This is a predicted structure of a 166-nucleotide RNA (Lysine riboswitch aptamer) from uncultured Dysosmobacter sp. The sequence is in RNAcentral, with records from MGnify. Lineage of the source: Bacteria > Bacillati > Bacillota > Eubacteriales > Dysosmobacter. Model confidence (mean pLDDT): 80 of 100.
This record gives sequence, C1' cells and structure tokens, in this order.
RNA sequence: UGAUAGAGGCGCGGCUGAUAAGAGUAUCCGUCCGGGAGACAGGCAACGGAGGACGGAAAAAGGGUCAGCCGCCGAAGAAUCGGUCUGUUUGCCUGAUGGACCGGUAUCUGGGCUGUCGGAGAAGAUCUGGCAGACUGUCGCCCGGAGGCGGGCGGAGCGCUGUUGU
Repeated sequence: UGAUAGAGGCGCGGCUGAUAAGAGUAUCCGUCCGGGAGACAGGCAACGGAGGACGGAAAAAGGGUCAGCCGCCGAAGAAUCGGUCUGUUUGCCUGAUGGACCGGUAUCUGGGCUGUCGGAGAAGAUCUGGCAGACUGUCGCCCGGAGGCGGGCGGAGCGCUGUUGU
C1' cells in the first nucleotide's frame, strides 16, 4: 500500500403485517347564520365569499409502536447543491415557505442513551441538528498488577482486529 474476512450493541436501513394516534377531524348531505368581507404575500378569475351553528354519513396520507422477514457494520444519518412531485386558496399565474422522492459533493458524525435549546410534526408521540453528561467498543501513550485485568490522558470509522499479496 492492496485484497479479503470480521468486531462494537437499547447498533443501522428496508419490506410486510397488526395496531394506537390522526379523528368523530377533513370531506360529503340537509337546515340555518354570516355578510361584499376572505385565504402565506401580490395579481387575475369565479362565487352571497371566508367562516360558523345544529343534525346525518364519515375517511386517508405523512409521522410512530410492536412483530416477522430481508439486507447490513459509513451500517446509516445530517448539511449543502441540482431535479421531479406536492401542501400552504375554489381555480390560474408569480413569489415565499414546509414536506416527499431521485442524483451529486469524504462538508460533518465511532455507537446508542439521558438532559437541554432549536427545526420538523396535529401531537406532550416520534424524528432530527447543536451543546452538556455519564455509558460503551476500539487504538495510542502513561501508571498499577505475577497475570486475567484495572486506572488516567488523548485520537477518530480516512479508525480497529484476523488472514494474505506486493
């Protein structure tokens, strides 16, 4: 320096099923109120609008949890750039902003957990970024121990261990 096989553990990702929430909500139907007013911003069009009350019918998606299965150990996630689709308005245009998916970039992160602040989210679920804390795997240095091993400090997966080639 290359090839290959591995380890970390509340480890990572995907698919399928079940299930809580979403929600007695959106939406639809009936009766009525409302008033020339309205929605993320601007413009145009349409419309007694937006919105509300009562009665009836009544979801789904994104996001979770659990189980099974599959693929894995830069697993993967984030950031950023580009593209496609989509929510924010009944329709259209422009803009802003949120989300999903695909692709590029070693820019960042060893791993999960807890707390806190911010973002996403209907949400006090959950996800996610920063910071802090202890824990944990690993390597280096130092100290102790006959040894198994223990303690301190430091590093980062571009790492670590085994085998093997040059």